[in-house]
């Protein structure tokens, strides 16, 4: 360096588990149970939306289910804010403003969109519990479309 084998990484509403909850085993001996100790395990958020680059900072969006451990905590993170860089718009340039490639803001209306839950089946595990398949539903935010309202500055160049 090439080829092969094995293992790891992959994940971003994501990962983890020192508390907690739950399960199983062992232990005190006539037998059984509870509690406790120890050991081994299980649970610990259902999707939607979301990333120009760097740094800083903070308590990182939305609903669904449920009435509950979806408790409690740690780490991460596409969130908010600030600074710088890059970029779009503001007819070219500078400054300013505003936004982030679908590249102004606000309000209202509209269209389209989820998974778990639930029902049925099935696999693994002594169990707690963990998967898989099928069925038929139901959101909100953001974005999109339409309407309305607001913003679209100053200076310079050119007269296309």
């Nucleotide at each position: 360096u090439c080829g092969g084998a094995u293992g790891g990484a992959g994940u971003a509403g994501c990962g983890c588990c020192a508390g907690g909850a739950c399960u199983c085993g062992u232990c005190g001996c006539g037998g059984g149970g509870g509690a406790g100790a120890c050991g081994a395990g299980u649970c610990g958020a259902c999707g939607a939306g979301g990333u120009g680059g760097a740094g800083g900072u903070c308590g990182a969006u939305c609903g669904a289910g449920g009435c509950a451990u979806u408790c409690g905590g740690c780490g991460g993170a596409u969130g908010g804010c600030c600074u710088c860089c890059c970029g779009g718009c503001u007819c070219g340039c500078a400054c300013g403003g505003u936004c982030g490639u679908g590249a102004c803001g606000g309000u209202g209306a509209g269209a389209g969109c989820a998974a778990a839950a639930c029902c049925g089946g099935u696999g693994g595990g002594u169990a707690a519990c963990c998967g898989c398949c099928g069925g038929g539903a139901c959101a909100a935010a953001g974005g999109c479309u339409c309407a309305c309202c607001g913003a679209u500055g100053u200076g310079c160049c050119c007269c296309g």
Molecule: glmS glucosamine-6-phosphate activated ribozyme aptamer
Organism: Thermomicrobium roseum